Context: one part of a larger RNA
Molecule: small-subunit ribosomal RNA, central domain
Organism: Candidatus Magasanikiibacteriota bacterium
């Protein structure tokens, strides 16, 4: 490796992109490199098999024969696979049409609530808890009207709704842009998958530089509370959460389930498309195609099949198969030492060992 997995027992890279390489639709003529068939030729002697003869016999030892693994040359066969030149369209991609979307950046707008600040009415309390206190307040608070700034976030719609590679995306308009699914015909004609290196984009915390800073609130301060309370409760409160630029580059980056094609009973309920039915129109309804969801049971037989240690997966597979990638090898030491490379730092990445059960 022959011969094993990777939903939870150890393994799916946080996601796409995408050179090399790896594999890759139907057809045809040619080639004959791979393939496969006889033949020649070499493949040293000893050594291994067989068989025969020789030492009294074996071991030995000598004759003949053979095997194993290869190369090498012409010779021929041409399914398959390559090469090399043509055709095709089912795969992939393009145009064309109407629709669906919190997809992506950018800029204006709008209400609600909250703070502060100025005014007004107004008088002793307010505020928090299980209960207190500590805080706020006669220098006029709390509660009530109204003005003015301000950050930051969009109630209801709101859904097992929807888009998006992921990570994520929700107030309302508006321009800039991006992908995906229908249809119907057209056009290119294998242009495809899949990807080591290697490039991008990545929740929150953190950096760094300039800015904002209402609310919340690591840290720190105070009041409880307790034996203690470096928590839990209460009141304040700094970095920070915001925005701009650049770092960081990890998450239970989870479906803990790589991506791509094909095939393998259904039932149902939702989005988005399309047709047919029908009507004044429309809905319902009924096929399809793409998307997301949940059943798949009891029995004397059917109400999936198969797979799995079991739980549970079940056309959105964890069934059947192909094609490529990644990763696992007892548990601890350890995602750690060291070394490399990356980063301003925090550290990330790669990544052992002795020992030790």
């Nucleotide at each position: 490796u022959u011969g094993g997995g990777c939903g939870u027992a150890a393994a799916g890279c946080g996601u796409c992109c995408g050179c090399a390489g790896g594999u890759u639709g139907c057809u045809u003529u040619a080639u004959a490199a791979g393939u496969c068939a006889a033949u020649g030729g070499u493949c040293a002697a000893a050594u291994c098999c067989u068989g025969a003869u020789g030492c009294u016999u074996a071991a030995c030892a000598u004759c003949a024969g053979g095997a194993c693994u290869g190369c090498c040359a012409g010779u021929g066969a041409u399914a398959c696979u390559g090469u090399a030149a043509g055709g095709c369209u089912u795969g992939a991609g393009g145009c064309u049409g109407g629709g669906a979307g919190a997809g992506g950046c950018a800029g204006a707008c709008g209400g609600a609530a909250c703070u502060a600040u100025a005014g007004g009415u107004g008088u002793a309390g307010u505020c928090g808890u299980a209960a207190u206190a500590a805080g706020c307040g006669c220098u006029g608070a709390u509660a009530u009207c109204u003005a003015u700034a301000g950050g930051a976030a969009c109630a209801c719609c709101a859904a097992a709704g929807g888009c998006g590679a992921a990570g994520g995306c929700a107030g309302u308009c508006u321009g800039c842009u991006a992908g995906a699914a229908c249809a119907u015909g057209c056009c290119u004609g294998a242009c495809a998958c899949u990807c080591a290196u290697g490039g991008a984009c990545g929740a929150a915390a953190g950096c760094g530089u300039g800015g904002g800073u209402a609310g919340c609130g690591a840290a720190g301060g105070g009041g409880a509370u307790u034996a203690g309370a470096u928590a839990c409760c209460c009141c304040c409160g700094u970095a920070g959460u915001c925005c701009a630029c650049g770092c960081u580059g990890u998450a239970a980056a989870c479906g803990a389930u790589g991506u791509g094609c094909a095939c393998u009973a259904g039932g149902u309920a939702u989005u988005g498309g399309a047709a047919g039915u029908u009507u004044c129109g429309a809905c319902c309804c009924u096929u399809c195609c793409a998307g997301u969801g949940c059943c798949g049971u009891u029995g004397a037989a059917a109400a999936a099949a198969g797979c799995u240690a079991a739980c549970g997966c079940g056309u959105u597979a964890a069934g059947u198969g192909c094609a490529c990638c990644g990763c696992c090898u007892g548990g601890g030491a350890a995602g750690u030492a060291c070394g490399g490379u990356c980063g301003c730092a925090a550290g990330a990445c790669u990544a052992a060992a002795a020992c030790u059960c």